[in-house]
RNA sequence: AGAGUUUGAUCCUGGCUCAGAUUGAACGCUGGCGGCAUGCUUAACACAUGCAAGUCGAACGGUAACGCGAGGAGCUUGCUCUUCGGCGACGAGUGGCGGACGGGUGAGUAAUGCUUAGGAAUCUACCCUGUGGUGGGGGAUAACUUGUGGAAACGCAAGCUAAUACCGCAUAAGUCUCAUGAGAGAAAGCGGGGGAUCUUCGGACCUCGUGCCAUAGGAUGAGCCUAAGUUAGAUUAGCUUGUUGGUGAGGUAAAGGCUCACCAAGGCGACGAUCUAUAGCUGGUCUGAGAGGAUGAUCAGCCACACUGGGACUGAGACACGGCCCAGACUCCUACGGGAGGCAGCAGUGGGGAAUAUUGGACAAUGGGCGCAAGCCUGAUCCAGCAAUGCCGCAUGGGUGAAGAAGGCCUUCGGGUUGUAAAGCCCUUUCAGAAAGGAAGAAAAGUAAGUAGUUAAUAGCUGCUUGCCUUGACGGUACUUUCAGAAGAAGCACCGGCUAACUCCGUGCCAGCAGCCGCGGUAAUACGGAGGGUGCGAGCGUUAAUCGGAAUUACUGGGCGUAAAGCGCGCGUAGGCGGUUAAUUAAGUUGGAUGUGAAAGCCCCGGGCUCAACCUGGGAAUUGCAUUCAAAACUGGUUAGCUAGAGUUUAGUAGAGGAAAGGGGAAUUCCCGGUGUAGCGGUGAAAUGCGUAGAUAUCGGGAGGAACACCAGUGGCGAAGGCGCCUUUCUGGACUAAAACUGACGCUGAGGUGCGAAAGCGUGGGGAGCAAACAGGAUUAGAUACCCUGGUAGUCCACGCCGUAAACGAUGAGAACUAGACGUUGGGAGACAAGAUCUCUUAGUGUCGCAGCUAACGCACUAAGUUCUCCGCCUGGGGAGUACGGUCGCAAGAUUAAAACUCAAAGGAAUUGACGGGGGCCCGCACAAGCGGUGGAGCAUGUGGUUUAAUUCGAUGCAACGCGAAGAACCUUACCUACCCUUGACAUCUAGCGAAUUUUCCAGAGAUGGAUUAGUGCCUUCGGGAACGCUAAGACAGGUGCUGCAUGGCUGUCGUCAGCUCGUGUCGUGAGAUGUUGGGUUAAGUCCCGCAACGAGCGCAACCCCUAUCCUUAGUUACCAGCAUUUAGUUGGGGACUCUAAGGAGACUGCCGGUGAUAAACCGGAGGAAGGUGGGGACGACGCCAAGUCAUCAUGGCCCUUAUGGGUAGGGCUACACACGUGCUACAAUGGCCGGUACAGAGGGCUGCCAAGCCGCGAGGUGGAGCAAAUCUCACAAAGCCGGUCGUAGUCCGGAUUGGAGUCUGCAACUCGACUCCAUGAAGUCGGAAUCGCUAGUAAUCGCGAAUCAGAACUGUCGCGGUGAAUACGUUCCCGGGCCUUGUACACACCGCCCGUCACACCAUGGGAGUUGGUUGCACCAGAAGUAGGUAGUCUAACCUUCGGGAGGACGCUUACCACGGUGUGGUCAAUGACUGGGGUGAAGUCGUAACAAGGUA
Repeated sequence: AGAGUUUGAUCCUGGCUCAGAUUGAACGCUGGCGGCAUGCUUAACACAUGCAAGUCGAACGGUAACGCGAGGAGCUUGCUCUUCGGCGACGAGUGGCGGACGGGUGAGUAAUGCUUAGGAAUCUACCCUGUGGUGGGGGAUAACUUGUGGAAACGCAAGCUAAUACCGCAUAAGUCUCAUGAGAGAAAGCGGGGGAUCUUCGGACCUCGUGCCAUAGGAUGAGCCUAAGUUAGAUUAGCUUGUUGGUGAGGUAAAGGCUCACCAAGGCGACGAUCUAUAGCUGGUCUGAGAGGAUGAUCAGCCACACUGGGACUGAGACACGGCCCAGACUCCUACGGGAGGCAGCAGUGGGGAAUAUUGGACAAUGGGCGCAAGCCUGAUCCAGCAAUGCCGCAUGGGUGAAGAAGGCCUUCGGGUUGUAAAGCCCUUUCAGAAAGGAAGAAAAGUAAGUAGUUAAUAGCUGCUUGCCUUGACGGUACUUUCAGAAGAAGCACCGGCUAACUCCGUGCCAGCAGCCGCGGUAAUACGGAGGGUGCGAGCGUUAAUCGGAAUUACUGGGCGUAAAGCGCGCGUAGGCGGUUAAUUAAGUUGGAUGUGAAAGCCCCGGGCUCAACCUGGGAAUUGCAUUCAAAACUGGUUAGCUAGAGUUUAGUAGAGGAAAGGGGAAUUCCCGGUGUAGCGGUGAAAUGCGUAGAUAUCGGGAGGAACACCAGUGGCGAAGGCGCCUUUCUGGACUAAAACUGACGCUGAGGUGCGAAAGCGUGGGGAGCAAACAGGAUUAGAUACCCUGGUAGUCCACGCCGUAAACGAUGAGAACUAGACGUUGGGAGACAAGAUCUCUUAGUGUCGCAGCUAACGCACUAAGUUCUCCGCCUGGGGAGUACGGUCGCAAGAUUAAAACUCAAAGGAAUUGACGGGGGCCCGCACAAGCGGUGGAGCAUGUGGUUUAAUUCGAUGCAACGCGAAGAACCUUACCUACCCUUGACAUCUAGCGAAUUUUCCAGAGAUGGAUUAGUGCCUUCGGGAACGCUAAGACAGGUGCUGCAUGGCUGUCGUCAGCUCGUGUCGUGAGAUGUUGGGUUAAGUCCCGCAACGAGCGCAACCCCUAUCCUUAGUUACCAGCAUUUAGUUGGGGACUCUAAGGAGACUGCCGGUGAUAAACCGGAGGAAGGUGGGGACGACGCCAAGUCAUCAUGGCCCUUAUGGGUAGGGCUACACACGUGCUACAAUGGCCGGUACAGAGGGCUGCCAAGCCGCGAGGUGGAGCAAAUCUCACAAAGCCGGUCGUAGUCCGGAUUGGAGUCUGCAACUCGACUCCAUGAAGUCGGAAUCGCUAGUAAUCGCGAAUCAGAACUGUCGCGGUGAAUACGUUCCCGGGCCUUGUACACACCGCCCGUCACACCAUGGGAGUUGGUUGCACCAGAAGUAGGUAGUCUAACCUUCGGGAGGACGCUUACCACGGUGUGGUCAAUGACUGGGGUGAAGUCGUAACAAGGUA
């Protein structure tokens, strides 16, 4: 520090996710030791049991228990009983101090709190320092005794008694009240010691210590006040009546409406009052570079609370955790009458929960309470126990050891890896274990002696010094030493990318994984296991949570033309910001000083535990706040000026700016009249409609409403919406010129307020045209649409609402600055040649363009550039601009505006393709023009379907269907049935036997089985070996079984279309572009020119083959002109010709003319056998279709192995209601039939072609010559030509079908061959919609040959020649293709994408008659305990008294306040609710096709 994920790819925007750190954690697997920390985050839920606050006898009366001492009694002579407070002590009690600290918890609390900084009107026990006192009396009362009530808790009555308990009196330095005098108010003793003196022998007295009273100051602690800061919600906007202030009084320790009476009407609030929700606050902690964000366990400060609510008492301090009273809920005891209780103290229990420990030890240390002290108490604390909960440290061994062991795993079978790892050998012993030793934490106190102070004192007390005596829970401590032995000690997660780490097996969209992308449908590095590896390590993973990454709320540090985002536009309040000069001030600002910012923590430097964690000393820091001193540049305030901003005045200018009134013509419609006759109108085509009752058309007249042609212009005006005939009136703004004046008067603008298209609403008018709704006609599968004919609201006017628009420049307003060029509108100035000229300037309005900006597109002085000021708005998509609530509205609705849930995207710009019922250019038998067919018939053949035991399998749009199959009777054959074989029909290896091989017979459908015969070979080193056969066992064979979507190879197709790419350079952030586009041209990316391109490659063309002309060479089996011979090129001969087969020539736009850019090229011509590629073939770029083929072959994987292998026989592939493809033959006269007659080419032939001759009507038979073939043969070519016949008919057309008789092949023609002859003589009279081929030696037509093959085909295929046309104006249309361009929401690429209703399932949510619960407002009732006031019913020790009583007090009663509770009525929140609304998600459902292309109506 980044990464993954939207796309075919790219850049951007934007969300989601990951890597890091952390935790009071939990869960899973695992687990050796130690140190230091930490440990109910949930139910402030309920609690059994024990402990957590007592202490003081030096305050007091005393003596229940214990011990000592003394006395007494009994006796067993050392025991029991008993008496004495005498001593040590001490239960209960009075009294004092402390239970307000310490400890726990975080419910409440958004300010009565906390933090920081201040303040004045206060109190403060114990403590410290002073000052002044401590005199003299009195009356009670617990304990105790007696009686008595009660189950208990607990009382009641009578009697006795003490005090540092209580109450007067005296005194009053200081204090308080009042202030002129004056008045008020205190106290307590106790302990130690003691020389004189006195004594009632108690003591007085002296002294020391301590206590007490009053008071001053301090310290500490506490109370109160002020300012600033302190969560979210405005879908909470108004709140408040003791409320705000004053006066007076009361009250408090203290200021104060704190309380009361009266008076005034204030106070708070957009700088967020009130209300609601949530929450203890802070130092700090976690994270982060920081700023921030989150958090508030442990430790520390503050606050609040103590079962829930209320209340006071006591006290220095409480409205009191382990105190009291009352009410409530709950629990317990009960004798039913009454009582008791409060773990949010430490342990512990139940419960809740994912989850959190021992009913431990000790006061040894630190601290606290009491005490003079010893000491007691202390679940504070210190320790121990439990827990890997965290942090830190250590160990689980070290060295050597290659036969690279065994085993595992993988393998290309060679090996590799685990791996020096193990074993083996040599060492060490931390920790744990055993044994022994052994610190520090301990200081004090006490006691003895000495010394100093106090004192009359060598008592006593206090301080110091020394000696002695002891005090340790932890603790079997830490630590040290010794002993034995590698001995007791390693796991967890991960291995597709992010992200370090790969293979095998299993599974087969199953099981499962997953943080995101995603993996799994038979070869899974992603599931599960294994081997191996990677990471961390006594831990490792997962889950949850926080920060980070996230600049993804942006202060640091983002944006708003198109991605989310500028209010529709003005005016303007608050607020924010603000020109220039000078002076002043010092609020902001800057600097210094002081105080504070607790400690701990973080950081730095040291120190201590062996290190570290941890502990500890010092420093720094604590960025803050306050006070004070200073500065005066900038901002602010004040004062005085200025004129450049802004405004006013004067003179002009342009304008559809606004409002009102009046006027005008054209046109449509309607009405009246004339002319006139059959149609008009409308459409793609029609129809509805109008018209003989006279339309449309045309002429004249009239009525009425609405809108204003031309001018007219990216022209003008206005803030926007918007504004267009003419005139008048009223009125707003802008601009120009030149002066004068005011003197910052300005900009923006939350709320607010006004304007605001169209549609819509209300009332009243108006209504010509147009026209939602509606009606009819068409279209259509449907057509609630598009088209047509009608037509009502509305459109118009007046007044009033609505307040929204793609209200758009998708661009807020204002100001300043920043190259230019060309237009145009309004004004001004200048120049000249005086014009339709030019130059300058200003205010608008446009186009292009530099810098700059931008993701790109683009913007570019009218900014989206560079800056400033102010406002508005955005933060993933959907849900949703929706629900609820509020406001506005007559309504429609508008405005404000969520959440649950769901997805990993949604989106912008640009790129390459593909596509378009987009455009342009071009080509092709693509159309058109022609010729001939198919589709109708019969037959052949293939396919589908059906059937079947099987009808084997594959191909199946073009590009399957006379295809694999160039030939299924058996075989083929893969299928079916039946019968057999199991190392096998075939290959290799081992062992044994036998040569191999062969004859005959029997059984059987055959395979096969049984019997039988002949034979005994070849080589040899004599051991044996080679070939072949048989037998045995196992390795293995075998498979036309599956997967063409695992593959190779081969092939089809687009397409013989002209395309497909690369290197370097350049442009672009990039995908990519350029080149390859453009202008011409071509069959062609063919060539030329131009050009940020220059070159190159694969394709095109050419090179190759056949063919067309000629030449040379060579002539046998071919040929024959001339010569000879002849039935015959038969022979002699010839080498001229044809021909054969080798080599060459020829054609290149080469030449001429024209056109064209003078180019490429095209057009025409000459010559030539051939002319612009002469004709034909082979040849098929990059790629597409997961195209076809595992059944040609090869091959991975899977499957079968007495069978899915092998053999045999028979059957099937040939079935047949039907449908389709491809063909043949026809339907006839351009013909059929009969007779005669002529001319090819290319092929084949020894398991062959087969001549002549003879036989047969014929298929054929016989025969045997020739030929391995330019020699022989298949082999007669046919159409054609000549002659005859038929005469338009189901025929002398047509030949299917069927019967009979035969031929040939072959083991075998039944299923199931071909051919011949005789007989039979079906459909069919030129073929609907639709559709195919062909542009010249082509179509059409005619025959010939070959492959395969025993046979079976001229109806298939592949070849060959014969005869031999017609037409092409042209590119509008159909189909296919190429190039350029355009749009796109497509990229599996239009067979694409995608929308909505309905149906089904699930999820969350709104409404809902209501129901339930929480909380809260208002009104009222009620009123416990308590306090305050009142009262005088009852009672009453201290004081006073005139002795009657009084003062004072207590109880009672009552008033006020008030908790719980109750009633009524509202608000609000939550849960639930029949039914209902929309929303989201879901694999294949239904109906349509709305959007994306001109998406077929933009």
Molecule: small-subunit ribosomal RNA
Organism: metagenome